[in-house]
A computed fold for a 90-nucleotide RNA from Sporosarcina globispora, annotated as c-di-GMP-I riboswitch aptamer. Of the family's consensus pairs, 95% are formed in the model.

RNA sequence: CACAGAAAAAGGCAAACUCAUUGAAAAAUGAGGACGCAAAGUCACGGGUCUAAGGUAUUGUGAAAAUACUACGAUGGCUGGGUUGCCUGG
Numbered sequence: 001c002a003c004a005g006a007a008a009a010a011g012g013c014a015a016a017c018u019c020a021u022u023g024a025a026a027a028a029u030g031a032g033g034a035c036g037c038a039a040a041g042u043c044a045c046g047g048g049u050c051u052a053a054g055g056u057a058u059u060g061u062g063a064a065a066a067u068a069c070u071a072c073g074a075u076g077g078c079u080g081g082g083u084u085g086c087c088u089g090g
Stems, first nucleotide, its partner, number of pairs: 001090001003089003012037002017032006035077001041083003045080003048075003054070006
């Protein structure tokens, strides 16, 4: 260092699922639990995906309500990129 992760060590994270809490939802947080992970540390900047409370439009009703679109919500364990970093090898 703008390289590599076969073997090893010290450690780290924690999917599904269960329970509790929060939330309109997606989902998040905590506890248990390990499928996996060399950045599964971190940043929603690009793309993707999920949700649609609110908003807008249309339909419609006595009141209601229904449908479509929409992120200002969410996902870094979908991915590109930024940034920081452990061990071993080169």